A computed fold for a 1376-nucleotide RNA from an uncultured bacterium, annotated as small-subunit ribosomal RNA. Its Rfam family is "Bacterial small subunit ribosomal RNA".
RNA sequence: AGAGUUUGAUCCUGGCUCAGGACGAUCGCUGGCGGCGUGCCUAACACAUGCAAGUCGAGCGGAGACAGUGAGUAGCUUGCUACGAACCGUUUUAGCGGCGGACGGGUGAGUAACGCGUGAGCAACCUCUCCCAGACAGGGGAAUAACACACCGAAAGGUGUACUAAUACCGCAUAAGACCACGGUUUCACAUGGAACUGAGGUAAAAGAUUUAUCGGUUUGGGGUGGGCUCGCGUCCGAUUAGGUAGUUGGUGAGGUAACGGCCCACCAAGCCGACGAUCGGUAGCCGACCUGAGAGGGUGAUCGGCCACAUUGGGACUGAGACACGGCCCAAACUCCUACGGGAGGCAGCAGUGGGGAAUAUUGGGCAAUGGGGGGAACCCUGACCCAGCAACGCCGCGUGGAGGAAGAAGGUUUUCGGAUCGUAAACUCCUGUCCUUGGAGACGAGUAGAAGACGGUAUCCAAGGAGGAAGCCCCGGCUAACUACGUGCCAGCAGCCGCGGUAAUACGUAGGGGGCAAGCGUUGUCCGGAAUAAUUGGGCGUAAAGGGCGCGUAGGCGGCUCGGUAAGUCUGGAGUGAAAGUCCUGCUUUUAAGGUGGGAAUUGCUUUGGAUACUGUCGGGCUUGAGUGCAGGAGAGGUUAGUGGAAUUCCCAGUGUAGCGGUGAAAUGCGUAGAGAUUGGGAGGAACACCAGUGGCGAAGGCGACUAACUGGACUGUAACUGACGCUGAGGCGCGAAAGUGUGGGGAGCAAACAGGAUUAGAUACCCUGGUAGUCCAUGCCGUAAACGAUGAUUACUAGGUGUUGGGGGAUUGACCCCCUCAGUGCCGCAGUUAACACAAUAAGUAAUCCACCUGGGGAGUACGACCGCAAGGUUGAAACUCAAAGGAAUUGACGGGGGCCCGCACAAGCAGUGGAGUAUGUGGUUUAAUUCGAAGCAACGCGAAGAACCUUACCAGGUCUUGACAUCCGAUGCAUAGCACAGAGAUGUGUGAAAUCCUUCGGGACAUCGAGACAGGUGGUGCAUGGUUGUCGUCAGCUCGUGUCGUGAGAUGUUGGGUUAAGUCCCGCAACGAGCGCAACCCUUAUUGCCAGUUACUACGUUAAGAGGACUCUGGCGAGACUGCCGUUGACAAAACGGAGGAAGGUGGGGAUGACGUCAAAUCAUCAUGCCCUUUAUGACCUGGGCUACACACGUACUACAAUGGCGUUAAACAAAGAGAAGCAAGACCGCGAGGUGGAGCAAAACUCAAAAACAACGUCUCAGUUCAGAUUGCAGGCUGCAACUCGCCUGCAUGAAGUCGGAAUUGCUAGUAAUCGCGGAUCAGCAUGCCGCGGUGAAUACGUUCCCGGGCCUUGCACACAACGCCCGUCA
Repeated sequence: AGAGUUUGAUCCUGGCUCAGGACGAUCGCUGGCGGCGUGCCUAACACAUGCAAGUCGAGCGGAGACAGUGAGUAGCUUGCUACGAACCGUUUUAGCGGCGGACGGGUGAGUAACGCGUGAGCAACCUCUCCCAGACAGGGGAAUAACACACCGAAAGGUGUACUAAUACCGCAUAAGACCACGGUUUCACAUGGAACUGAGGUAAAAGAUUUAUCGGUUUGGGGUGGGCUCGCGUCCGAUUAGGUAGUUGGUGAGGUAACGGCCCACCAAGCCGACGAUCGGUAGCCGACCUGAGAGGGUGAUCGGCCACAUUGGGACUGAGACACGGCCCAAACUCCUACGGGAGGCAGCAGUGGGGAAUAUUGGGCAAUGGGGGGAACCCUGACCCAGCAACGCCGCGUGGAGGAAGAAGGUUUUCGGAUCGUAAACUCCUGUCCUUGGAGACGAGUAGAAGACGGUAUCCAAGGAGGAAGCCCCGGCUAACUACGUGCCAGCAGCCGCGGUAAUACGUAGGGGGCAAGCGUUGUCCGGAAUAAUUGGGCGUAAAGGGCGCGUAGGCGGCUCGGUAAGUCUGGAGUGAAAGUCCUGCUUUUAAGGUGGGAAUUGCUUUGGAUACUGUCGGGCUUGAGUGCAGGAGAGGUUAGUGGAAUUCCCAGUGUAGCGGUGAAAUGCGUAGAGAUUGGGAGGAACACCAGUGGCGAAGGCGACUAACUGGACUGUAACUGACGCUGAGGCGCGAAAGUGUGGGGAGCAAACAGGAUUAGAUACCCUGGUAGUCCAUGCCGUAAACGAUGAUUACUAGGUGUUGGGGGAUUGACCCCCUCAGUGCCGCAGUUAACACAAUAAGUAAUCCACCUGGGGAGUACGACCGCAAGGUUGAAACUCAAAGGAAUUGACGGGGGCCCGCACAAGCAGUGGAGUAUGUGGUUUAAUUCGAAGCAACGCGAAGAACCUUACCAGGUCUUGACAUCCGAUGCAUAGCACAGAGAUGUGUGAAAUCCUUCGGGACAUCGAGACAGGUGGUGCAUGGUUGUCGUCAGCUCGUGUCGUGAGAUGUUGGGUUAAGUCCCGCAACGAGCGCAACCCUUAUUGCCAGUUACUACGUUAAGAGGACUCUGGCGAGACUGCCGUUGACAAAACGGAGGAAGGUGGGGAUGACGUCAAAUCAUCAUGCCCUUUAUGACCUGGGCUACACACGUACUACAAUGGCGUUAAACAAAGAGAAGCAAGACCGCGAGGUGGAGCAAAACUCAAAAACAACGUCUCAGUUCAGAUUGCAGGCUGCAACUCGCCUGCAUGAAGUCGGAAUUGCUAGUAAUCGCGGAUCAGCAUGCCGCGGUGAAUACGUUCCCGGGCCUUGCACACAACGCCCGUCA
């Protein structure tokens, strides 16, 4: 000293939370010792029991006990026993009496008060005991308790009679002095007054005890101590408490008190307190101090000390020096106890202790040894004050739980990539030490004295011995915040101070290992301060974050121009008193150290008082004119009020002309109209508002003010400088004004128009649109008192660069006008410094200063509730809390989004062609079914997709039958005869039997191979594509995506990449605080179109031909080249890039096609291609076999094929023309057989050679003649063929026969811009067989594109935004 948390990120505002310290503490876990402290914060609840205030016999009379002397009496053993008056001594003490029980001890209920603190005062007071000084104590008297007797009562207790003493009580004498009232003199003073001296009068005293040392008694004065009273200042919250008060305020006079006083009483007066907060309500003992804080402050008032108050609750007095009395009295009340029911007793907020309450707080201990107190002459007695001990880690402080060496880095734990790492010198082990501990011994200070006396205590301390022996836990480890891994769990269990963790790989839960922190404690909870400048005096704000009153006038208050003088209240400075002690701080000393104790100092920032200074403020007095105001002279203005006048327009009424519609809307309808509307002409009525002028122009405090004229009237401005002389500014309360709507009363009512009605729209439409229409809008007069009453910006004053408009004045210059210059007052824009979180503000400040007022302190609840005030009402003003959240918010940034804008592109639309959607069939999917119908794919971007081909196999699914180191891999051991073949059983896997031949390589060791055995392990198309790699789809072949340096910005970010053009393109050019670069675009690659050269067999042929041959021209094939670059010309363009047109050219503006896919998005797809983490399974979720299923079928969807016909079908013709491919377990010619599928047979060909192979549409001719047909071909029957172990479930093909739906397809929707669509056939992969699918090939070969308004998708710029999981967003209401 700060940190976390609002956002995708940023800056700010702002709250919440954390890290620190403290505690009379609580709870959880744990606990060795000692020292010093502390310990009912709650029920001022109730209390059993014991103790806490007594003492004095030297005040008194008794009574008792003991010792002695012992008159006397009795018995007799004549010297003994017993009784015993009286005296004396010692001792006990119920009573009378004295002193003390008013201290000490406890508690904090009450109290907001002279209660407390601080400082003064009493000229208005008292003070037992104590000290000093003075004076004095003479002589009498009458009672009473105790005791005795009698009586009452259960008891507590009481009554009567008689006796008795005193330092108990009462007179009398004495009175220096005291007191009281009346005089006189002096003096002082602070208002009443005080003090001293003096005159005469009146009043009141006394007690003795004794050991003869003394102790007491009375009175007076002084002192001391302790108290009483009064006053200044300070002392919590609430105004949703604004008025309170009748003994109230004052006076006079009595009373009362120690004393003043309405303290009390009688009378008189009507005062007194209050916005500087009275009264009322709530809460609370106050302070020294304690905690915290840098301080200022904030909080607290335990222990210790001072004061106050209280003693079960309330009241009262008595005694006394002192009380209205904790362990006294009386009364009342509640409660408890005793009782014979008549009546009594009690008061722990003393020390222990009990119950109760509570989260929670101790022993019914020892001692008066010390300190202190009471009594006493003293010894001494009493003392739960106090000193000690006990209990409690409750706090602070100190010590210990061992030290040194010790690597085989042991065992074991944890982890692991299996190598190791870590616990860890830690342990074991060796050598030591002895604090604490145990045992034994010695043994205090505290006790200042002449002597005695120690609870603590045989304690502290010391000595000796013993033995590492008896002594470590708690919290935390995601960030804040120091410290990480494994397992378990699986949004469960749980954690959490805030943010937040947990949904199968959790460093955040639980456990373990390890680590971090503190340590006899550690964490939790609670409270206070701090951080929080988050109430801001120090030290905040108010345009948009919370916050300027709607505006003015003005009261109190606050603040206030220049100058001179007085004063000295504030201010500054010196002195004095006080500010208790303890505490804090500093510094000595002392407990071995520390805590603790103790000496000294500083400090106590305050209050009181007294000198001095006089700049500033105040105050008093004098002066001034610049602030303010007045006068005079001007011009401007929708400023206000009242009265009158005017024209245009709407509506209505009357009349004319005139006929069928008008009106209204996106489109309509309601409505009006043949009873004559609308239109048009003329006349009239009535109400409201004032076009153009008109202007970020004017006026006004704001609200607001707009035709014209008049009257009345307010303010501002300019000029002048005659007058006043600070008269000023602000302004809590108060008073007034205050849009619209609303409201009361009375008018008025044309248009408009809430409510309402109807018509539309709509899923609905209590709306938007339309037709009507009432309050209202207007006037007069009252009320209301609010608005985004906004410049979201209070008023006043001064200062601080400019530029440019505009309104109203003045001045200069000019003959004058315009122009120009200066200036005052307004009103706008731009802009510097400065300010600001930024946006922005910027002389009209949100800048720099000053004064005053209002207001704010997280969001919601809520401007709500309650209360009060105002209002006719509506409502307004003032204005909370409970509860709840961790945010709410401002400005700006980047994206995404918009049924925002601009520019541009794409078969995106449009223009066209052909389709799909209807039919039948094929195929895929959903659904359903099933033992199983294996699994995956799901908008575009799943659905003829994985699957380039499910009869068995495939196959992952189902049923049944089997196997368990396994169908497959590696390692170990044993055996080499297993294997093949054959026979039998079985559906087969498999099993049983038989069994020839004696496997291959060899370095002769063995290995391969096979079987058997044991365990490590194999295996899994089991799960997770949301743990992953790899691969792929998609936006999209869209033109974008970024970086370095620089610059700008507090920052996120921006710039570059935007702008002007251009392009298919971030393609290129120009400009520019940017300059460059990268990934993309383009090009380089393949193919196709032209051609040159070279080469060429199996291709070709100007040759030759029976064949062999020959050639390198042509077709063709291969290789290497050329060619196209806006290169050339013209026009346009900015002298650019480029565009347009043209030439040439096979090809012209990326020539056509392909491959090629930036940064990224979709947790997109795939664990079933493969790989792989983790989880699961292991006689099964693995492996084998047979059969079945993946082919099911009320239905729905996608993709295709074939059609619906004449641009056609069918037939005939030895009628034509391709390209690209494939072929050896293959393609198969010619030939023959079959109607045909095909069969027989096999030439040729590993292919420019042979074969598949026939191309088809097309062409020509014939027929059909618009029909469910000579269209279409589904379905079905029969007969066949082919492949294959095997065509039943479930293949393909042929022939004959059968001949279904279908006559061009609703809403909707797809593809395509040229060799394209459409149409026609051919080939290939997979494959034993099986294609309408897929991948290729060529043949024929169109139509249309005006254009970019609209739909969809995309790119760039801009704008808005409360979105950022980003519009499938966010969010509001209702219901559950």